This is a predicted complex of two RNAs, RNase P RNA and transfer RNA, with 424 nucleotides together. The prediction has a mean pLDDT of 75. Rfam match: Bacterial RNase P class A. Rfam classes the family as a ribozyme.
């Protein structure tokens, strides 16, 4: 010095001036509800505020259990909780520093095109390799019988049917993603976990470990892929979602009431009784417009955070808060810091 | 804020339960007919199925993530 891997951290700063929201404090104006001026040693976007993929606070309904549904899924701990994190085990990648994946095919079903004999049934046999026929047909008179002049049948014996039918294998060949352990040796007619050794797989013990899982030993020989295909097991999950909710409340809008008042009758007048209210006037509840709280040491609902201008070598990057918090996943221009790992030069 | 759904040539749609080279009409080109166009016929090009990743032997289809497009619901009375 050159390539990298892994974590963390900034994302403009200083100054000066004009403006904006807000929140204090003065004045001003107003039926209500708002507003309006001035001042200020005061506050005022992010890492992702953004996707709305998780998980929670906080409200309101709902609440006896269950199914349905949906969500995770190696192991252990963090955690209010998680599909998050950090460690750690297995397997694939890299030369390495690290990366990236992760239950369950022996409960059960379904699928496995094309090509291939066979695609899950210990099923099936295309080339192959082992055993191996008869039927019939033809030849022979050198052995034997019987008829016999040759000849012919019948039985012998060749030889063609044939290395066929049939039977045995699953070792090579070929297909294919994937062909029923794997290598080597025995062994056989030819093979085969048929036997035996190593190896990989399962299953049971023993020991380490909190466990995921590792090491050893024996066992019986051998079980296909696909659950991001139904499923089957274990946990976890009541719904809704700040337009949650909750509080004061208009009206020529509803609803209940009315002992007094008022208005008709008994009655011509008071008293007193009765009775009416669809329209007088009072009284009670809900409760709509609206407004407030819910709301945050940014924080509204005409919704602010901005602009110039000098310096810093340029200020240029994704990108704007909406109830709040914890991940997580995407966009991000430059730029720092730590660890570590190759390869090359130099002491 | 909640809930879905969709995206396939220039347009409009297909594609079975995931199976081989995605496939049709209108356009568009080029020829044929025609005195010339139109219609008609013949032929031909044009797609990495919105982008990235993963399961799978295999993905337009199944899962995530990200762009876009759309539709529907809600409070009170």
């Nucleotide at each position: 010095u050159g390539a990298g891997a892994a974590g963390g951290g900034c994302g403009g700063g200083c100054a000066a001036g004009c403006g904006c929201g807000g929140g204090c404090a003065a004045c001003c104006a107003c039926a209500c509800g708002a507003g309006g001026u001035u001042g200020u040693a005061c506050c005022g976007a992010g890492g992702a505020a953004a996707g709305u993929c998780c998980g929670g606070a906080c409200u309101c309904c709902g609440u006896g259990g269950g199914c349905a549904g949906g969500a995770u899924g190696c192991u252990g701990a963090c955690u209010a909780a998680c599909g998050g994190u950090c460690a750690g085990g297995c397997a694939g990648c890299g030369u390495g520093a690290g990366c990236u994946a992760c239950g369950g095919a022996u409960a059960g079903u379904g699928c496995c095109a094309u090509a291939g004999a066979a695609a899950c049934g210990g099923a099936a046999a295309c080339c192959g390799c082992c055993u191996g026929a008869a039927a019939g047909g033809u030849c022979u008179a050198a052995a034997c019988g019987u008829u016999u002049a040759a000849g012919a049948u019948u039985g012998g014996g060749g030889c063609c049917a044939a290395g066929u039918a049939a039977g045995g294998c699953a070792a090579g060949g070929g297909u294919g993603g994937a062909a029923a352990g794997g290598u080597g040796a025995g062994g056989u007619a030819a093979g085969a976990g048929c036997u035996c050794a190593c190896c990989a797989g399962c299953a049971g013990u023993g020991c380490a470990g909190c466990g995921a899982u590792g090491c050893a030993c024996u066992g019986g020989c051998u079980u296909g892929g696909u659950a991001a295909a139904c499923c089957a097991c274990a946990u976890c999950c009541g719904g809704a979602g700040c337009a949650a909710g909750g509080u004061c409340a208009a009206g020529c809008a509803g609803g209940g009431g009315g002992u007094u008042g008022g208005g008709c009758g008994g009655u011509c007048c008071c008293a007193c009784c009765c009775u009416u209210a669809u329209u007088c006037c009072c009284c009670c509840g809900g409760g709509u417009a609206g407004a407030c709280c819910g709301c945050a040491u940014a924080g509204a609902c005409a919704g602010a955070u901005g602009c110039u201008u000098g310096c810093c070598u340029a200020a240029a990057a994704c990108a704007g808060a909406a109830u709040c918090c914890g991940g997580c996943u995407u966009a991000u221009a430059g730029c720092c810091c730590u660890u570590c790992u190759c390869a090359c030069u130099u002491c | 804020g909640u809930g879905c759904u969709c995206g396939u040539g220039g347009c409009u749609c297909a594609a079975u339960u995931g199976g081989a080279u995605a496939g049709a009409g209108c356009a568009u080109c080029g020829g044929a007919c025609u005195c010339c166009g139109g219609a008609u016929c013949c032929g031909a090009a044009g797609a990495c199925u919105g982008c990235g990743g993963g399961u799978u032997c295999a993905a337009g289809u199944c899962c995530c993530g990200c762009c876009g497009a759309g539709c529907a619901c809600g409070c009170c009375a």